[in-house]
Context: one part of a larger RNA
């Protein structure tokens, strides 16, 4: 220097998994009864998480369960418990200070004031912000709001990097981002639609139509609708006309379980409460025929759901192996269980479980019972007397948006309508036809979005993987700050975690012990680099 060997180093590998992803399915709102969040405490010994809140690793209650308990957490010490604990599940109680934060004020989570009640004179308890509503002269009284939520819903405001091979209309995009607001979903929604002379029948979402009609410095690109096929499916109220207080609250009193009903008294209310009636083959007005509804409430009694929990078959027989059987070989046995897990190795019969069955408090839901409601809907038939949403409809004009091109929505600004012998629309205008629907008012469940939350699955990942987090992780630790943002898993069946001896000041080493084996705590395996001996060239 090459080879091998022993050893150190090292941490890949292999092997596990209390973690993650992704998919389904449940479920989906929280707060002035003080939220989510935090701070600051609380334990024998207490730094850290968790729990809890001066009742503070807990308190009462009712249920479960049935022997050990005193979180993660393994010492010690001290206590609890068959008078039934820990624990598991339902309800309740306390619940510090900040946070919408709300008696003022201040903020690293603190400092003060006013009234009123208590008071062992230490002090304690209540109340007291602010808009809005309603009541009332007022004082004040009665309710609301407020602020949080991972996406995910609506509306407003609203980029630019980029594309176009350059760049301005265009594109990126109504996107990112702001901001307001609403829910467990949200918008939307019951034709002044669409369609084509055929017809259809709110609206949402999927699939097709279809990268097509159309839009485009006709460049780059963007780009729909009917109509089909599915997913759910549901419709229903006011204004007007006609009747004219027949209506409605609020308080006390009586019945009731309550819905409600009855009196009494004060207020709303004719500037119209309430009854009718809501539509385009209309309705109201008058006449005839016909029909059996609907909605509210829950004390009792029945039933079906419904927590924690219970129950739940069949070997731990025999020998070999080994540290240990769950393995091998023999003989048995359930099975409406042979799913998974766990146990010193691979278990259907050990153990948890599991097929199956059983249980009940809160409280749901249904019967049964109670109440309420116009004579309700519903069909015909005759008059043509009344009604049907205005600065709208609709032009003209500048934008904005949109596949809307002269044609699709939407602001401005100027014009400004009709009244059933009526008005919109059918994709440039008018004019006739024809078809088609009734706008200026409201409300509406599923199908379709999302995932803080739970469950359940995997031809997912298996510690440089899989969330950033499998360990006190959004911590440590960086950064004035907005905000960046790690590392780091595994001794062993059992701790049996190495007694005594020797050497050293420890560390540590020897020697000895325990184990199956040192696996000796930086501990399972334990590559390679990279060191050091030893042998051989």
């Nucleotide at each position: 220097c090459c080879g091998c060997g022993u050893g150190g180093g090292g941490a890949a590998u292999g092997g596990c998994u209390c973690g993650g992803c992704u998919c389904g399915g449940g479920c989906g709102c929280c707060g002035a009864a003080g939220a989510a969040g935090g701070g600051c405490g609380u334990g024998u010994c207490a730094a850290g998480c968790u729990g809890c809140g001066a009742u503070a690793u807990g308190c009462c209650g009712c249920g479960g369960g049935g022997a050990g308990c005193u979180g993660c957490a393994a010492g010690g010490a001290g206590g609890c418990u068959c008078u039934g604990a820990u624990c598991c599940g339902c309800g309740g109680a306390u619940c510090c200070c900040c946070g919408a934060a709300u008696c003022g004020g201040a903020c690293a989570u603190c400092c003060g004031c006013u009234g009123g009640g208590c008071u062992u004179c230490g002090g304690c308890c209540c109340a007291g912000a602010u808009u809005c509503c309603g009541g009332g002269a007022a004082a004040c009284c009665g309710g609301a709001a407020a602020g949080g939520g991972a996406a995910c819903c609506u509306g407003c405001c609203c980029a630019a990097u980029u594309g176009a091979a350059g760049c301005a209309u265009c594109u990126u995009a109504g996107u990112a981002g702001g901001c307001a607001g609403a829910g467990g979903a949200a918008a939307a929604g019951a034709a002044a639609u669409c369609a084509a002379c055929c017809g259809a029948g709110a609206u949402u979402c999927c699939g097709u139509g279809a990268g097509u009609a159309a839009g485009g410095g006709c460049g780059a690109c963007c780009g729909a609708a009917a109509a089909c096929g599915g997913a759910a499916c549901a419709g229903g109220g006011c204004a007007a006309u006609c009747c004219g207080a027949a209506u409605c609250c609020g308080c006390u009193c009586g019945g009731g379980a309550a819905a409600c009903c009855g009196a009494g008294u004060g207020g709303a209310g004719a500037u119209g409460u309430g009854g009718a009636g809501u539509u385009g083959c209309g309705g109201a007005c008058c006449c005839c025929g016909u029909u059996a509804c609907a909605c509210c409430c829950a004390a009792a009694c029945c039933g079906u759901c419904g927590a924690a929990c219970c129950u739940g078959a069949a070997g731990u027989c025999c020998g070999c192996u080994g540290g240990a059987a769950c393995g091998c070989g023999g003989c048995a046995c359930c099975u409406c269980a042979g799913a998974a897990g766990g146990u010193g190795a691979u278990a259907g019969u050990c153990c948890c479980g599991u097929a199956g069955g059983g249980g009940c408090a809160a409280g749901a839901c249904g019967g049964u019972g109670g109440g309420u409601g116009a004579g309700u809907g519903c069909g015909g038939g005759a008059g043509u007397u009344c009604c049907u949403g205005a600065g709208u409809a609709c032009c003209g004009u500048g934008c904005c948006u949109c596949g809307g091109a002269u044609c699709a929505g939407g602001c401005g600004c100027g014009g400004g309508a009709a009244a059933c012998c009526g008005g919109g629309g059918g994709c440039c205008a008018u004019c006739a036809g024809c078809c088609u629907c009734c706008a200026a008012c409201c409300c509406u469940a599923a199908a379709c979005a999302c995932g803080a939350c739970c469950c359940g699955a995997g031809a997912c990942c298996g510690a440089u993987a899989g969330c950033g987090u499998a360990g006190u992780a959004g911590u440590a630790g960086c950064g004035u700050g907005a905000g960046c943002g790690a590392a780091a898993g595994c001794u062993g069946c059992a701790a049996a975690g190495c007694a005594c001896c020797c050497c050293u000041g420890a560390c540590g080493g020897g020697a000895g012990g325990u184990g199956a084996a040192a696996a000796g705590g930086c501990c399972c395996u334990g590559a390679a680099a990279c060191c050091a001996c030893g042998c051989g060239g």
This is a predicted structure of a 537-nucleotide part of an RNA (large-subunit ribosomal RNA, domain I) from a Methanobacteriota archaeon. The full RNA is in RNAcentral, with records from ENA. The prediction has a mean pLDDT of 83.